Record summary:
Predicted 3D model of a 104-nucleotide RNA (SAM riboswitch aptamer (S box leader)) from a Ktedonobacteria bacterium. The organism belongs to Ktedonobacteria, within Bacteria. It matches the Rfam family "SAM riboswitch aptamer (S box leader)". Rfam's curators write: The SAM riboswitch is found upstream of a number of genes which code for proteins involved in methionine or cysteine biosynthesis in Gram-positive bacteria. Its family is annotated with regulation of gene expression in the Gene Ontology. The coordinates come from a structure-prediction model, not an experiment, and the mean pLDDT is 81.
RNA sequence: CUCUUAUCCCGAGAGGUGGAGGGAAACGGCCCGAUGAAACCCGGCAACCAGACCAUGCAUGGUCCAGGUGCCAAUUCCGACAGAGAGCGUCUGUAAGAUGAGGG
Numbered sequence: 001c002u003c004u005u006a007u008c009c010c011g012a013g014a015g016g017u018g019g020a021g022g023g024a025a026a027c028g029g030c031c032c033g034a035u036g037a038a039a040c041c042c043g044g045c046a047a048c049c050a051g052a053c054c055a056u057g058c059a060u061g062g063u064c065c066a067g068g069u070g071c072c073a074a075u076u077c078c079g080a081c082a083g084a085g086a087g088c089g090u091c092u093g094u095a096a097g098a099u100g101a102g103g104g
Stems, first nucleotide, its partner, number of pairs: 001104008013042001015041003021032003027079003043072003048068002051064006076096001081093004085088001
């Protein structure tokens, strides 16, 4: 970089350093930010994988734990494409993206 697959309306600080950006690279919106952005540290959330135990129809389910990731404004902040309802702050799917696990 690419392929497969699962998940993506839950959850997470009134701390320290830091100083102007940030929310995905781009586009259209809409937001966050000197009452302090990014980043780093600490702290926290969660439970995808690993580990332990239990059940069973042997591939799944449940419980525990927290080693490897991940995450901690707004649904993945919203949108683009298609369809449905009906005129609205609507619904469904796709695409794109993120994360985990596995393969090339």